About this RNA
A computed fold for a 139-nucleotide RNA from Longispora albida DSM 44784, annotated as c-di-AMP riboswitch aptamer (ydaO/yuaA leader). The sequence was found by an Rfam model in a public genome assembly. The organism belongs to Longispora albida, within Bacteria. It matches the Rfam family "c-di-AMP riboswitch aptamer (ydaO/yuaA leader)". Gene Ontology terms of the family: regulation of gene expression and cyclic-di-AMP binding. The coordinates come from a structure-prediction model, not an experiment, and the mean pLDDT is 79.

[in-house]
């Protein structure tokens, strides 16, 4: 001096998932606030039964091809839709995601009223930053 590897402060991304306050004293529990969701009238919509049920969170639908133990899974290639790129929007251009799981035969919207949830994974880390236009804000 390099090279790996983990990492404190700190900064950052998905995502509703943040902040105070009393309490317990590892872990944690209450509680109020924020912000997120679920059920719930008339209008509106929807013929009713039956079925292969049939709804909810969520961007995570749907489609070809091949196997397999063929309601469904796995692999390949796509797609609706969705996400970052370090102030914000738009655009170009790059990089990704396109999952899970929940209710149990039952939910259209939906004032009033009722109810949950405020989780969990990641990157960077003494560094690190894509281009253009335009805004704010700061000096």
């Nucleotide at each position: 001096c390099g090279g790996u590897c983990g990492g404190u402060a700190c900064c950052g991304c998905c995502g509703a998932g943040u902040c105070g306050c009393c309490a317990g004293c590892a872990c944690u529990g209450g509680u109020g606030a924020u912000c997120c969701g679920g059920g719930g009238a008339a209008c509106c919509a929807a013929g009713g039964u039956a079925g292969u049920g049939g709804g909810g969170u969520g961007a995570a639908u749907c489609c070809g091809c091949a196997g397999g133990u063929c309601a469904c899974c796995u692999g390949c290639g796509g797609u609706a839709g969705g996400g970052c790129g370090a102030u914000c929007u738009u655009c170009c251009c790059g990089c990704c995601c396109g999952a899970a799981u929940c209710c149990g035969u039952c939910a259209g919207c939906u004032c009033a009223c009722c109810u949950g949830g405020u989780a969990g994974g990641c990157g960077g880390g003494a560094a690190g930053c894509g281009g253009a236009a335009g805004a704010a804000a700061g000096g």